[in-house]
Context: one part of a larger RNA
Parts: sequence; structure tokens; C1' cells
RNA sequence: CUGGGCGUAAAGCGCGCGUAGGCGGUUACAUAAGUCUGACGUGAAAGCCCGGGGCUCAACCCCGGAAGUGCAUCGGAAACUGUGUAACUGGAGUCCCGGAGAGGAUGGUGGAAUUCCAGGUGUAGAGGUGAAAUUCGUAGAUAUCUGGAGGAACAUCAGUGGCGAAGGCGGCCAUCUGGACGGUGACUGACGCUGAGGUGCGAAAGCGUGGGGAGCGAACAGGAUUAGAUACCCUGGUAGUCCACGCCGUAAACGAUGGAUACUAGGUGCAGCGGGUAUUGACCCCUGCUGUGCCAAAGCUAACGCAUUAAGUAUCCCGCCUGGGAAGUACGGCCGCAAGGCUAAAACUC
Repeated sequence: CUGGGCGUAAAGCGCGCGUAGGCGGUUACAUAAGUCUGACGUGAAAGCCCGGGGCUCAACCCCGGAAGUGCAUCGGAAACUGUGUAACUGGAGUCCCGGAGAGGAUGGUGGAAUUCCAGGUGUAGAGGUGAAAUUCGUAGAUAUCUGGAGGAACAUCAGUGGCGAAGGCGGCCAUCUGGACGGUGACUGACGCUGAGGUGCGAAAGCGUGGGGAGCGAACAGGAUUAGAUACCCUGGUAGUCCACGCCGUAAACGAUGGAUACUAGGUGCAGCGGGUAUUGACCCCUGCUGUGCCAAAGCUAACGCAUUAAGUAUCCCGCCUGGGAAGUACGGCCGCAAGGCUAAAACUC
């Protein structure tokens, strides 16, 4: 390479958009590039195969024939693929109506709580722990009441609930804005799927500049524990956590499961929107689509398990794997302010 694989054994890019490319619905006609078929030419000799012959046989050698997957030319076929033309509506999309939602951005606003400040009441403790101590407190703490300041996060509602491509999103209000879903017709007429490169988004931590700083809290200091304790526990506490702008580009970025389409028993919840039945009406009941859970048949699986949200049955496209260590390292390149990221070996060794 062929082949075999990728939930947990090595292996799905963190996630979108999308270029090239690959693949692509139904009908008719045309064409004949792919495809199939015939003829002809070529396909050196030797070799292989078949027949015959020569060395006593064989190996070996000689003669003849066949074969020669290939290529070219000419003729033919038209199912499939391609191409062209015309058409279609089931894929895809547009319009209209409707409701749901922590989807995104900006501005505003609310209450509870913590801390701090001022004042009142009040007096000897408070705090903390397994027990303590460091710590705070007679310069009046803790507790309690009133007022104020400031920052961050939004209890209950809250749900195996919802939304988003992923990361993620949760007080309330307004403005701007994306997507999905349901319903009914009308319209466009394959406009589709995937996607190497590319490009954008991307938790936390971290970085740059400027702000902010209540609580929490790496580092650090102290108190304990201990044989020691550079920890676990406690008292403090700086970066940081927050905001604006700009970087970083990673993660157990997980469903450890790429995307799309079709097909393949059921049962039972939840969420959104419909239809039917019923009713004064709302429920109840039956049913359709979409999403999200649980259980389970066939089938699959090494097993665990998966099972219409497949890990089943198939097709298309992309990514990735190929014994362990060395190593996601070195070197080189690209990116970054840096931290570092991406790409990515070998010697050697088992």
C1' cells in the first nucleotide's frame, strides 16, 4: 500500500461559515467523453505456456504455435455516469399568520445579603476549631437599631425544564438583533450535501493599557497539626476575580460518539405549536410535527452497553489511528508582547 478501524482498547478537528474538490432528486430528447462490443494495426528478441526436435536422459539448446491484462485507429450499442436542451416538485429556499425561549448586544433599574463609615442602646467578651492559638475588643468589640457608601452576584420561581453551532446563557424593564418551531396556501425550480486550504467564534487561567475593588482569594505572613508539614484546618492577605479596549486560542472544549440523507417493533414522561372529540368554557381522551429524557424488540458490540436523538441497515463527504517509552518532546517553520500555541520527528530502549 491493500485491508481493518475511531463511545470506554490507538483514533472524531472545541464549534461555525465557506473556497477548490468529491458526491448529488424526478421525466423526456439529444450527444457519445466515461462504459460495453466488433474489426484492424501494434504489443522486438529471449522468457512463461502448448506441440515437435537435438545432446544416451535431464538440466540445457533448436524449430513452430499460442498468449501478451496495454495503446492507437475505424465501425457499432445507449441501460448507467458525464454533457447539452426542455420540463417537474417530493430535496432546498422565499412570502404570510402564530406562539415559546437564561439566544446575542446596549442602556437603565430593584431588593436581600456581606463589608465598611457615622450615630444610638449596651458591656466583656467575640471569633475560630476535633481541640486550640494567631486575630479582634474597655481607645467600647461581638450583639442590636437608624442612616449612609460601595462592589459583586441575582435566593424562591427552578424542573432528568428552556435557548444557543460550540464555548455558554438565569433579578426586572426598554431599545436593537440572530435562530429554531407550528399552521395554511402561494411562489422559485435541484438553487442541494460535505468541505482540503481559508476565515470567524471560542470556558477558565494568563498578558497589555486604563479604571474599579464589597466578598472571595493563588502567592505570601502568622497560628495550629505533625517525626517533619514548604499541605489538609484556622487568622490575615496581594495579584486575580468585575468594567472598557486589545491579545492569548487552550480544556475530561465530553455524549470521551464529525456532518448530511433514507430506512428499521414498541412503551412511558417532559417542553413548544397544531388537528379531532367533548363541553357553556377550560380539563380529560385520541392524534400530527419539532425538541428533550427514561425503559426496551430486532440488529449490533470483546464486553459494558447502544437501540427512530443508534453504537442497527445503507450511501456521500471531511477529519483521524497503525505497539509502549523517548514525546505531543527536539529541530525547522508559522503565530504570540510574553506565557506559550500550531505543525512535528529520530537515535536509543522494551
A computed fold for a 350-nucleotide part of an RNA from an uncultured bacterium, annotated as small-subunit ribosomal RNA, central domain. Model confidence (mean pLDDT): 89 of 100. Its Rfam family is "Bacterial small subunit ribosomal RNA". Rfam links the family to the GO terms structural constituent of ribosome and ribosome.